Model confidence (mean pLDDT): 82 of 100. This is a predicted structure of a 1539-nucleotide RNA (small-subunit ribosomal RNA) from a bacterium. Rfam family: Bacterial small subunit ribosomal RNA. It was read from a public genome assembly.
C1' cells in the first nucleotide's frame, strides 16, 4: 500500500403485431448416482436409505514410591543322595536375603474426557446480549495443620451348591480402605453467653524441606440456573389452562422457583395467533445471487440431545453414566430346561434394504489424553498407508522438418475437393511412468551418563555443555539404463447454441430440454466421413440458487389480460391540521465492551506452480453500556381555527313509511241490439260460437299497473324510487360566519340494508305466465309460432343473501389547460324590477390539452400527479368442484384444496376471409323475350358391368364430340394370347474374329425369326509379306432402351376466377408495432377512366392506346381481276384491240377528337340532346389475360431430379382388344311436320383447298361410281352444285307423301386386308316419336334462329372440330329477388380462412381423484385397573464389630433386612379424537387422427348473447322473472364538434 468494481438475455400463443402470462434453455453448485472411456501425482473427501440386525478382533486403563499374599530365577548357609580327582560337580529339602515376570484382590486416580450418531426436540433447545440465588476433582497463589487409638474385610485356606453364570458356610490377614478421640481459626452456626468441624502416609541411612494428606481464603477453568430479543408451515386447529396463575408457610436442591406439599384468592395465556396438528437438532458457516434475498446445515469448529426401547436411582467434584448397576419389554444366543448371557449411533468388517458410499491394514515415531516420582504402560483419539476420477489442482501422452499434397476413407458438377504436414520419412528431446542405486527431512524435547555453575544444606529445582537413545509411514531431490517407445476419449453438429455432407430408413425404426423432426430427395432417426466443444475425462439423471421484477423490502399489479368485497355504519389497528414549552422511546453522531477459532476478503510467506497450508490484517453489516444533539416521529403540558361538527335563515327533489282517494284500460257477470262467424298465423290448426260468440250499448264486480308530462331531468349508500292528497320521517344544497376546538380519514373481525327468482304461514288472484295439455313447423322439435293454463307475479309477517349487484373503475384528502349543454342556490351590473351579461358554490353530461395507457381509450366526476387505510390477484383446465367447518326450513350461500393434465389459455389492435350484416355498383345474373336440353331414335364421350384384355389420362363450375385434326392392320402403349431376339429396333466408344460393300436363291414358319447355299471382290498405300480408311457380320465390355412410378420433387405449357379492375412500389407522414396513408371522400366512367377535395407527392404492372380485320373516301398501281365510253368478233360469254372511269385487288394516306352547338353539372371531369358525317361517344370483331388463387391439369407432346427394370417393365411378329352391353349421365344429330314435305323450274355468296393433288368437257351406269384426261403449283384451271329464298304442282292434319331407325338383297370405293370393325349407292322394309316431369342451357343485332359452303385430320371413314358467307328477328332501357363479381363499412371465438370453428350426452380404452356398508393399521391425550425397579416417608418384635454405660452378662445410641404407604414404567380395559391404507359399488374429471346423436356458441350463428334464480328436457339446451351490453341492423330523440 490493500481489504464494497457490481447487474446481458433467448425460444415458444398469432397469417402478422403489441401486451399480459406461463412453460423452457444458456450459468454456478453437489457427501451424489448412472453410461462410455481411463496415464501419473498432490490435497481433500466417502453409509445421505433401515436410530434395521450383527459373527470376530481391537477401541480404558494405570499406579508395587498405598497394601497383603503367591511362583520361576539368583546369592549365602545347612541338609539328602550319587559320582568321584576328598573338596569339586550334580541333585533333594529347609531358612534368610534378593528378585520381580505373570495372574487375581484391597486401595487411589481415571473411567462424566476422547470417539460416534441426529432418533427425539418448535424448546430458554440454539443464537445474541445480560443476570446470580450457586457448585467446581486435578491446576496456581496464599495462611495454618499433619497428634493418639480401634475394629473389620477381600485376597488366601478349608468345606459345600450349580451344566454354566455364579454363589454359600467356617477360619484367619494388611493398608493412603473404615471408625473413634484430641487439637481448632481468618471456617460454620449463634439467643453473642457460647457451640461445632480434620488429617495418611510413602521413598530414603537420613525429610519442616521431595511426593502426598487435612482445614481455610483467593484465582483460573468448567458447569448449574434465570431473563430481553431472534428462531419453519398450518385458522379446513379459536379458544386453552386446575399445580393451572398468584400469595403465605413448610419441605427439597449446590442454588432461585408450584420444583413439591398444606391453606387462601381466581387468576393466567390468546387474532402481534394461545392451544392443537405437521415438519425439523441449532449456530459459525455453505451454495447461489449485483445486492436484498432464497435454499441449505455433509466434512471442520461451538452448543444440545441420544446410546436396543421405556423407567429408575447408586457412586462420584462431576452422570441419572455409549463399551457401570437395577427393573420392565422386544429381539438374539447358550443351556444339563432348573436357569443364564448380550447391546458396533467406537475402528475395521458382515447381512439386509437401496441408484449408492471403502481395509476385519500399520504404528504409538509425531500431536494430544489417562495413570505413574519416574522409567514406562494404555490410547481404532491421532499419525499414516490401502480402495473409489467422488471433488479440486497440477503434469504428460512428444518437438522440429517434411508435398508427388502417397495410399486408404468420404464427397463430387468427375475437373476435383477434403481428411492433410496429418502419416510415411529425416533429425532431436527425455517430463511422467518403468529399472537399479544414493538420499535431506518429518527428531525436538524427555530420559540416561558425565562435567561445570547457581538456589545456605538437600534425595529437590534451574542453566550450560558433551556423549548416547527413538521413524509407523512418507520420501522432495539427485543419479544409471533403454527407447517415441507405455499413455485419448466423451458429447454434440434444425433453431435457441459453436459445428454439415453422403448413404440407409419411409409417421416404421427411432429422436426430443422447449419449439418440434420421421408419411421416398430427413443438415433433427441410424451409420460413415468431416466439423465443433471440453479433455483424463465427457455426457445423462436428481437437487439448490440464478435468470424469475414469475410473491415485486430493494422491485409488480387489479376498466377490458388473473384481480375492487353488492352497499353503508362501525370495533381493534394503521394514518392524521397550525403554534409554543418540556422529555428523550424512535432517530442521528462519538466513545467503549462483545461479536470464539476456522471460513470469506486483503497483504506477505511455505510446498518448483497450483490446489493446499502458515502469519498478520480487514471484516463479521449484530447486541449491550455510555456521552452528546433535539429538526422530524412519539409522549406530556398550554393554546389556535382553516379540517370536522353544532346553530340561524332560505330551498329543490319519483328519498322512506303508513292511510285515504282517482280515472283510463282489461276481464268477468247481468240485461239490450244483432245474427255467423270470431280468433290466430309466414300459412294454418287447436280454441270460442245458433245453449247466440266476435262486434256494440248500459249497469255491476274485481284485481293489478299508473299513459301524456318524461328529459344522458331529479332523489337515494347501494339495491332502488313515477297518478293525487294527508300524516310521520332521513339526507342534501346555498347564505350568515354565531358556537365547540382536531372532536378527523380508513376500517381486519362485527352489524345493518340488499333486484329478481325461491321458501314458510295467512290472504288475494284481473292481466301475464315457468311446469303442464293441445295445435302447428320439422327428418325429429321434449324449442322458436299459436290456443289454453298451474305455481308465481300482488298484500301481511318471517326466511333466503345472491346477479353482467357494472362506470366490469374501493373510500378519503390535495394539486394539475380549457370549451360547452342541463339541474339547484347566492352575488355583481342595471337608481328599482324583469330579461340579458359577468361571477361564485353544489350537481348531471359531452368534447378535448398535457400526462397516462399494450392499445382501445381516459383526461378536474382521471385510468394524471402525490399521501393514508382497506379488499383482491399470481398460467389454462381440473373447480368455485371435493373434503372439513359454518349459516339456512330447503334450494343453497360463505370459506375453499389436491392428484392429474396442457404449452398454452388470454387482452387490445392489424390485414384478410366469411356473414341466412348494411350501403353503392356491375354482369344474358334475374326480369322481358327467342330458340333449345331434360321425353323419342341415332351418333359420340363417360360411369358401371362384362372380359384373357376391354391400355392410359381428364372428375363441380374449370372431366364427360376432352388428350384423339379422324383405333380394320399400322396407329397402340405388355392391354390380352401366342411365337421370337438379347450390346439389342435406335446413339457413341473400345475390343475379338472374319469378310469389300452388295446381290440372289432355297428350307422351315402365321410372320418375326432361325438355318443353309451361291455370286461378288472395290478405294488409298506398299519394301508385295502386308498395312490403313470406310462398311457388314461376329465376340466381349462400357452402355442403349422404358407411353415403367412419382404433376405432392420440377421446368415448360394450359385451364379457371376474368378482359373482372384491380395489384403494387419509391419518398414523405401517422402508428411502439403488425400496418395505415397514397388506393379514402364527392362526382363520373366500360375501367384505380378522368375531375375536385385531400399528408400526401409521384411512379410501375394492369385498363385504355399502339397491332390485325371490317365499315367511308382519296392517291398510286392495273394482271390472271374489271368493262363505262370507242372499235372488232361470236349463237353466246371482257372473247379480242384497247381503257383505268367503276367494281375489285393491295400499298400508302385521310377520317372520329366529346372537335362544334344547346342544356345539366362545382367556371371541373363528365352526362343528355342536336348538327355535320360512311361511321358518334370504346363504330363492330379479333389478338392481347396484372399481383395472384386452386399442392388445378399434364412425367402419355417435350425436357428433367430421384426411384425401379436390364435374356425384360426393352425390341420384333401374328391374332385379338381399345368398337364388348341388363343399365345411368353429359354433348350433339334427325325428327315429331302444312311457317312443312316432295317434285319441277329458276337466281344470288364468301372463304378456302389442289401435284403420290384438284380434275373440266365427253362417254358408261338409276346411283355410288367408272373410263378417259383438256387445264392448273392456281385473282387464269379444277373442287363448285351454294342452300334456304323465289315461282309452279301435289300432299290437308293422318303415325301421314311426316319421321327415318332397324333389317334383307344387290352394288360401288379405299386399302395387303372391310368377319370381328369402314364409308357410300340402289331396291325393299318403315321402330320410336304427335313438342317432352322436376329441373336446366344459350342469346341484346347483322346477334339469336335458320340455310348451305369450305378446310384440317385422312388410303378410306365427320351428326365432331375449325372457318365462311346467305336469309334474318323478338324483347329489355329495370335491379325487388336467384347466381357471380368489385368498392366502402360493420361483427367475428374463422386464418387449412364458413366445405371454418365448435358444444354436450352416449359408446370404447386408459389415468388420477371423491363418496361408500365396512375393514386393516399408526399416532394422541383422557378415565379406570394392575403395579416392577427405585427414591422418599413410616415402621422395624428379625439381624447388628467399632461409639456410650457396664467387671461381665447385657443394655443403649446408630445401622440393616423384612413389612407398609405416596409416586411410579411397561401392561390391560373403556369411550373418544386424528391420520393413513384397502374396499363390492358409485360419481364426476382429465386424456385418447378419423365411433353415435344432434347443432347449443362464434356473423343478427339463422329464436342476439350472457348473469342470477326456478322449473323442465336424450344431449347440447329450452322456458319464466329481473338484470347487463361484453348485441347486429334501421329509425328517432338528446348531446357534442365545426361554421
Nucleotide at each position: 500500500c490493500a481489504a464494497u468494481u457490481g447487474a446481458a438475455g433467448g425460444g415458444u400463443u398469432u397469417g402478422a403485431u403489441c401486451c399480459u402470462g406461463g412453460c423452457u434453455c444458456a450459468g454456478a453448485a453437489u457427501g451424489a448416482a448412472c453410461g462410455u472411456u481411463g496415464g501419473c501425482g498432490g490435497c481433500g473427501u466417502g453409509g445421505a436409505u433401515u436410530a434395521g440386525g450383527c459373527a470376530u478382533g481391537c477401541a480404558a486403563g494405570u499406579c508395587g514410591c498405598g497394601c497383603g499374599a503367591c511362583a520361576a530365577g539368583g546369592u549365602u548357609u545347612c541338609u539328602u543322595u550319587a559320582g568321584c580327582u576328598u573338596g569339586c560337580u550334580a541333585u533333594u529339602g529347609a531358612a534368610a536375603c534378593u528378585g520381580g515376570a505373570g495372574g487375581a484382590g484391597c486401595g487411589g486416580c481415571g473411567a462424566a474426557a476422547g470417539g460416534g450418531a441426529g432418533a427425539g426436540u418448535a424448546a430458554c433447545g440454539c443464537g445474541u446480549g445480560g443476570a446470580u440465588a450457586c457448585c467446581u476433582g486435578c491446576c496456581c497463589u496464599u495462611g495454618g495443620c499433619u497428634c493418639c487409638g480401634g475394629g473389620a474385610u477381600a485376597g488366601c485356606g478349608u468345606c459345600g451348591g450349580g451344566a454354566a453364570a455364579c454363589u454359600g458356610g467356617c477360619g484367619g490377614u494388611a493398608a493412603u480402605a473404615c471408625c473413634g478421640g484430641a487439637u481448632a481459626a481468618u471456617a460454620u452456626c449463634c439467643c453473642c453467653g457460647g457451640a461445632u468441624c480434620a488429617a495418611a502416609g510413602g521413598u530414603g541411612u537420613g525429610a519442616u524441606u521431595c511426593c502426598g494428606g487435612c482445614c481455610g481464603a483467593g484465582g483460573a477453568u468448567g458447569g448449574g440456573u434465570c431473563c430481553g430479543c431472534g428462531u419453519c408451515c398450518u385458522a379446513u386447529u379459536a379458544g386453552g389452562u386446575u399445580g393451572u396463575u398468584g400469595g403465605u408457610g413448610a419441605g427439597g436442591u449446590a442454588a432461585u422457583g408450584g420444583c413439591u406439599c398444606a391453606c387462601c384468592a381466581a387468576g393466567c395465556c390468546g387474532a402481534a395467533g394461545a392451544u392443537g396438528g405437521g415438519u425439523a437438532c441449532c449456530g459459525g458457516g455453505u451454495g447461489u445471487g449485483a445486492g436484498a434475498g432464497c435454499a441449505u446445515g455433509g466434512c471442520c469448529c461451538g452448543g444440545c440431545u441420544c446410546a436396543c426401547u421405556g423407567g429408575g436411582a447408586c457412586u462420584g467434584a462431576g452422570a441419572c453414566a455409549c463399551u457401570g448397576c437395577c427393573c420392565a419389554g422386544a429381539c438374539a444366543c447358550c443351556u444339563a430346561c432348573g436357569g443364564g448371557u448380550g447391546g458396533c449411533u467406537g475402528c475395521a468388517g458382515u447381512c439386509g434394504a437401496g441408484a449408492a458410499u471403502c481395509u476385519u491394514c500399520c504404528g504409538c515415531a509425531a500431536u494430544g489424553g489417562g495413570c505413574g516420582c519416574a522409567a514406562g504402560c494404555c490410547u481404532g483419539a491421532c499419525g499414516g498407508a490401502g480402495c473409489g476420477a467422488c471433488g479440486c489442482c497440477g503434469c504428460g501422452u512428444g518437438c522440429g522438418g517434411g508435398a508427388u499434397g502417397a495410399a486408404g476413407g468420404c464427397c463430387u458438377u468427375c475437373g476435383g475437393g477434403u481428411u492433410g504436414u496429418a502419416a510415411a520419412c529425416c533429425g532431436c528431446u527425455g517430463u511422467c511412468a518403468g529399472u537399479g542405486g544414493g538420499g535431506a527431512g518429518c527428531a525436538a524435547a524427555u530420559g540416561c551418563a558425565c562435567u561445570a555453575g547457581g538456589g545456605c544444606a538437600a534425595u529437590c529445582c534451574c542453566u550450560a555443555g558433551u556423549g548416547u537413545u527413538u521413524g509407523a509411514g512418507c520420501g522432495a531431490u539427485c543419479u544409471u539404463c533403454a527407447g517415441a517407445g507405455g499413455a485419448a476419449g466423451u458429447c454434440c453438429g434444425g433453431g435457441c447454441u459453436a459445428a454439415g455432407u453422403a448413404c440407409g430408413u419411409g409417421c416404421c425404426a427411432g429422436c426430443a430440454g422447449c419449439c418440434g423432426c420421421g408419411g421416398u430427395a430427413a443438415c433433427a432417426c441410424g451409420u460413415a466421413c468431416c466439423g465443433g466443444a471440453c479433455g483424463a475425462a465427457c455426457g445423462u439423471u436428481a437437487u439448490u440458487c440464478g435468470g424469475a421484477a414469475u410473491c415485486a423490502c430493494u422491485g409488480g399489479g387489479c376498466u377490458u389480460a388473473a384481480a375492487g368485497a353488492g352497499u353503508c355504519c362501525g370495533u381493534a389497528g394503521g394514518c392524521g391540521g397550525c403554534u409554543c414549552g418540556g422529555u428523550a422511546g424512535g432517530u442521528g453522531a462519538g466513545g467503549u465492551g462483545u461479536g470464539a477459532a476456522a471460513u470469506c476478503c486483503c497483504a506477505c510467506g511455505g510446498c518448483u506452480c497450483a490446489a493446499c497450508c502458515g502469519u498478520g490484517g480487514a471484516a463479521c453489516u449484530g447486541c449491550g453500556c455510555u456521552u452528546c444533539a433535539a429538526a422530524c416521529c412519539a409522549c406530556c403540558g398550554a393554546g389556535c381555527u382553516u379540517g370536522a361538527g353544532g346553530g340561524a335563515g332560505a330551498u329543490a327533489g319519483a328519498g322512506g313509511u303508513g292511510a285515504g282517494c282517482g280515472g283510463a284500460a282489461c276481464u268477468g257477470a247481468u240485461g239490450g241490439u244483432g245474427g255467423a262467424g270470431c280468433g290466430g298465423u309466414g300459412a294454418a290448426a287447436u280454441g270460442c260460437g245458433u245453449u247466440g260468440a266476435u262486434a256494440u250499448c248500459a249497469u255491476c264486480a274485481g284485481g293489478a299497473a299508473c299513459a301524456c308530462c318524461g328529459g344522458u331531468g331529479g332523489c337515494g349508500a347501494a339495491a332502488g324510487c313515477g297518478g293525487c292528497u294527508c300524516a310521520c320521517u332521513g339526507g342534501g344544497u346555498c347564505u350568515c360566519u354565531u358556537c365547540u376546538g382536531a372532536c378527523g380519514c380508513u376500517g381486519a373481525g362485527g352489524g345493518a340494508c340488499g333486484a329478481a327468482a325461491g321458501c314458510u304461514a295467512g290472504g288475494g288472484g284481473a292481466g301475464c305466465g315457468a311446469a303442464c295439455g293441445g295445435g302447428a313447423u320439422u327428418a325429429g322439435a321434449u324449442a322458436c309460432c299459436c290456443c289454453g293454463g298451474u305455481a308465481g307475479u300482488c298484500c301481511u309477517a318471517g326466511c333466503u343473501g345472491u346477479a353482467a349487484a357494472c362506470g366490469a373503475u374501493g373510500a378519503g384528502c390535495a394539486c394539475u389547460a380549457g370549451u360547452u349543454c342541463g339541474a339547484g342556490g347566492g352575488g355583481a351590473c342595471u337608481u328599482c324590477c324583469a330579461c340579458a351579461u359577468c361571477u361564485u358554490c353544489u350537481u348531471g353530461g359531452a368534447c378535448g390539452u398535457a400526462g397516462c395507457g399494450a392499445a382501445a381509450g381516459u383526461g378536474u366526476u382521471a385510468a394524471g400527479u402525490g399521501c393514508u387505510c382497506c379488499g383482491c390477484c399470481u398460467g389454462g383446465g381440473g373447480a368455485g368442484u371435493a373434503u372439513g367447518g359454518u349459516c339456512g326450513c330447503a334450494a343453497g350461500g360463505c370459506u375453499g384444496a389436491a392428484a392429474c393434465u396442457c404449452a398454452a389459455a388470454g387482452g387490445a389492435a392489424u390485414u384478410g376471409a366469411c356473414g341466412g350484416g348494411g350501403g353503392c355498383u356491375c354482369a344474358c345474373a334475374c326480369a322481358a323475350g327467342c330458340g333449345g336440353u331434360g321425353g323419342a331414335g341415332g351418333a359420340u364421350g363417360u360411369g358401371g358391368c362384362u372380359u384373357a384384355a376391354u391400355u392410359c389420362g381428364a372428375g363441380g363450375c374449370u372431366a364427360c364430340g376432352c388428350g384423339a385434326a379422324g383405333a380394320a392392320c399400322c396407329u397402340u402403349a405388355u392391354c390380352c394370347u401366342g411365337g421370337u431376339c438379347u450390346u439389342g429396333a435406335c446413339a457413341u466408344g473400345u475390343u475379338u474374329a472374319g469378310g469389300a460393300a452388295u446381290u440372289u436363291u432355297c428350307g422351315u414358319g402365321a410372320a418375326a425369326g432361325c438355318g443353309a447355299a451361291a455370286a461378288g471382290u472395290g478405294c488409298c498405300u506398299u519394301u508385295c509379306g502386308g498395312g490403313g480408311a470406310g462398311c457388314c457380320u461376329u465376340u466381349a465390355c462400357a452402355c442403349a432402351g422404358g407411353u415403367g412410378c412419382u404433376g405432392c420433387a420440377u421446368g415448360g405449357c394450359u385451364g379457371u376466377c376474368g378482359u373482372c379492375a384491380g395489384c403494387u412500389c419509391g419518398u414523405g407522414u401517422c402508428g411502439u408495432g403488425a400496418g395505415a396513408u397514397g388506393u379514402c371522400g364527392g362526382g363520373u366512367u366500360a375501367a384505380g377512366u378522368c375531375c375536385c377535395u385531400u399528408a400526401a407527392c409521384g411512379a410501375g404492372c394492369g385498363a385504355a392506346a399502339c397491332c390485325c380485320u371490317u365499315g367511308u373516301c382519296u392517291u398510286c398501281a392495273g394482271u390472271u381481276g374489271c368493262c363505262a365510253g370507242c372499235g372488232a368478233g361470236u349463237a353466246a360469254u371482257g372473247u379480242c384491240g384497247g381503257g383505268g372511269a367503276c367494281u375489285c385487288u393491295g400499298a400508302a394516306g385521310a377520317g372520329a377528337c366529346u372537335g362544334c352547338c344547346g342544356g345539366u353539372g362545382u367556371u371541373a371531369a363528365a352526362c343528355c340532346g342536336g348538327a355535320g358525317g360512311a361511321a358518334g361517344g370504346u363504330g363492330g370483331g379479333g389478338a392481347u389475360g396484372a399481383c395472384g388463387u386452386c399442392a388445378a391439369g399434364u412425367c402419355c407432346u417435350c425436357a428433367u431430379g430421384g426411384c425401379c427394370u436390364u435374356u425384360a417393365u426393352g425390341a420384333c411378329c401374328a391374332g385379338g382388344g381399345c368398337u364388348g352391353c341388363a343399365c345411368a349421365c353429359g354433348u350433339c344429330c334427325u325428327a315429331c311436320a302444312a311457317u312443312c314435305c316432295a317434285g319441277c323450274g329458276u337466281a344470288c355468296a364468301a372463304a378456302g383447298g389442289g401435284a403420290a393433288g384438284c380434275a373440266a368437257g365427253a362417254c358408261c351406269g338409276u346411283g355410288a361410281g367408272g373410263u378417259g384426261g383438256a387445264g392448273c403449283a392456281a385473282a387464269u384451271c379444277c373442287c363448285a352444285a351454294a342452300a334456304a329464298a323465289c315461282g309452279c304442282u301435289g300432299g290437308u292434319c293422318a303415325g301421314u307423301u311426316c319421321g327415318g331407325a332397324u333389317u334383307g338383297c344387290a352394288g360401288g370405293c379405299u386399302g395387303c386386308a372391310a368377319c370381328u370393325c369402314g364409308c357410300c349407292u340402289g331396291c325393299a322394309u318403315g321402330a320410336a316419336g304427335c313438342c317432352g316431369g322436376a329441373a336446366u342451357c344459350g342469346c341484346u343485332a347483322g346477334u339469336a334462329a335458320u340455310c348451305g359452303c369450305g378446310g384440317g385430320u385422312c388410303a378410306g371413314c365427320a351428326u365432331a372440330c375449325c372457318g365462311c358467307g346467305g336469309u334474318g328477328a323478338a324483347u329489355g332501357u329495370g335491379u325487388u329477388c336467384c347466381u357471380g363479381a368489385g368498392c366502402c363499412u360493420u361483427g367475428u371465438a374463422c386464418a387449412c380462412a364458413c366445405c371454418g370453428c365448435c358444444c354436450g350426452u352416449c359408446a370404447a380404452g386408459c389415468c388420477a381423484c371423491g363418496a361408500a356398508a365396512g375393514u386393516g393399521g399408526g399416532g394422541g391425550g383422557c378415565a379406570c385397573c394392575c403395579g416392577a425397579a427405585g427414591u422418599c416417608g413410616c415402621c422395624g418384635a428379625g439381624c447388628u464389630a467399632a461409639c456410650u454405660c457396664g467387671c461381665a452378662a447385657g443394655a443403649g445410641a446408630g445401622g440393616c433386612a423384612a413389612g407398609c404407604g405416596c409416586c411410579g414404567a411397561a401392561g390391560g380395559u373403556g369411550a373418544c379424537c386424528u391420520c393413513c391404507g384397502c374396499g363390492a359399488u358409485u360419481g364426476g374429471g382429465a386424456c385418447u387422427a378419423a365411433g353415435u346423436c344432434g347443432u347449443a356458441a362464434c356473423a343478427a350463428g339463422g329464436u342476439a348473447g350472457c348473469c342470477g334464480u326456478a322449473g323442465g328436457g336424450g344431449a347440447a339446451c329450452c322456458u319464466g322473472c329481473g338484470g347487463c351490453u361484453g348485441g347486429a341492423u334501421c329509425a328517432c330523440c338528446u348531446c357534442c364538434u365545426u361554421u